Small-subunit ribosomal RNA, central domain from an uncultured prokaryote, 346 nucleotides, folded computationally. The RNAcentral record of the full RNA draws on ENA. The prediction has a mean pLDDT of 88.
[in-house]
Context: one part of a larger RNA
RNA sequence: CUGGGCUUAAAGCGUGCGUAGGCGGACUUACAAGUCAGGAGUGAAAUCCCAGGGCUCAACCCUGGAACUGCUUCUGAAACUGUAGGUCUAGAAUUCGAUAGAGGUCAGGAGAAUUCCUAGUGUAGAGGUGAAAUUCGCAGAUAUUAGGAGGAACACCAGUGGCGUAGGCGCCUGACUGGGUCGAUAUUGACGCUGAGGUACGAAAGCGUGGGGAGCAAACAGGAUUAGAUACCCUGGUAGUCCACGCCGUAAACGAUGUGUGCUAGCUGUCGGGCUUAAGUCUUCAGUGACGGAGAGAAAUCAUUAAGCACACCGCCUGGGGAGCACGGCCGCAAGGUUAAAACUC
Numbered sequence: 001c002u003g004g005g006c007u008u009a010a011a012g013c014g015u016g017c018g019u020a021g022g023c024g025g026a027c028u029u030a031c032a033a034g035u036c037a038g039g040a041g042u043g044a045a046a047u048c049c050c051a052g053g054g055c056u057c058a059a060c061c062c063u064g065g066a067a068c069u070g071c072u073u074c075u076g077a078a079a080c081u082g083u084a085g086g087u088c089u090a091g092a093a094u095u096c097g098a099u100a101g102a103g104g105u106c107a108g109g110a111g112a113a114u115u116c117c118u119a120g121u122g123u124a125g126a127g128g129u130g131a132a133a134u135u136c137g138c139a140g141a142u143a144u145u146a147g148g149a150g151g152a153a154c155a156c157c158a159g160u161g162g163c164g165u166a167g168g169c170g171c172c173u174g175a176c177u178g179g180g181u182c183g184a185u186a187u188u189g190a191c192g193c194u195g196a197g198g199u200a201c202g203a204a205a206g207c208g209u210g211g212g213g214a215g216c217a218a219a220c221a222g223g224a225u226u227a228g229a230u231a232c233c234c235u236g237g238u239a240g241u242c243c244a245c246g247c248c249g250u251a252a253a254c255g256a257u258g259u260g261u262g263c264u265a266g267c268u269g270u271c272g273g274g275c276u277u278a279a280g281u282c283u284u285c286a287g288u289g290a291c292g293g294a295g296a297g298a299a300a301u302c303a304u305u306a307a308g309c310a311c312a313c314c315g316c317c318u319g320g321g322g323a324g325c326a327c328g329g330c331c332g333c334a335a336g337g338u339u340a341a342a343a344c345u346c
Stems, first nucleotide, its partner, number of pairs: 004317003007300002012314001014201004021194003025088007033081002035077008049065006091191001092188003095184005103177007115149007125136002162169002206247006215241002220236004258313006266291001268289003272285003295302002319346003328339004
């Protein structure tokens, strides 16, 4: 390489959009590029293979055949692929009417709580722990009442509930805005699927500039514990956490399961529509769960939301360590990211 694989053994890009490419619905006509059949020419000789023969055998040599899997050309076939033309509606999209939702962005607003400040009441403790201490407090703390300031997060509802491609999204109101689902038939007429490169988005932490800073809290300081304690516990506490703009581009970015389409028993919850109904009674789409059959699987398990049966396209794997390291390239302000070996060793 051929192959075999990718939930957990090595292996699905974090996720979308999309270029090239690959693949592509039904009917029909033409062509004949692919395809198939027959013929012709060529495919040097030697070599290889087969059958004979010659050196005493063999190597070697000679004769004949086959082969030379290929190329060119002529004639023909027209199922399939292709190309061109025509037609269609089952895929796809649009239209109309409904509809659910923490989908996104911006602005405004509410209440509970923590902290701080001011004032009142009030007096000796408070806090903290396994026990303590550091710490706060007679300059009046803790507790309690009233008022004020400020920042962050939104209890209950809350649900294997919902929405989003993923990351993710949860107080209320408004504005703008993306996508979905159901029903209806009308329109276009294959307009589709995937997607190397590319491009956009992408938790947390981190970085730059300027704000903000209540609580929490890496680092740090102190108190304990301990043989020690650069920890676990306690008292403090700065970056950060928050906002705006710009970068970073990684995660056990997980369903450890790429996307799309078709097919293959059921049963039981639940969410959103529709049909039906005396009755949540029945039925049908689209999601989201539990169980389970055929089948699959090394097993665990999966099982119409497949890891079953198939097809299309992409990505990836090929013993462990060295190593996701070095060097080089590209990207980045940096941190670093991405691409990615070998020696050596078992």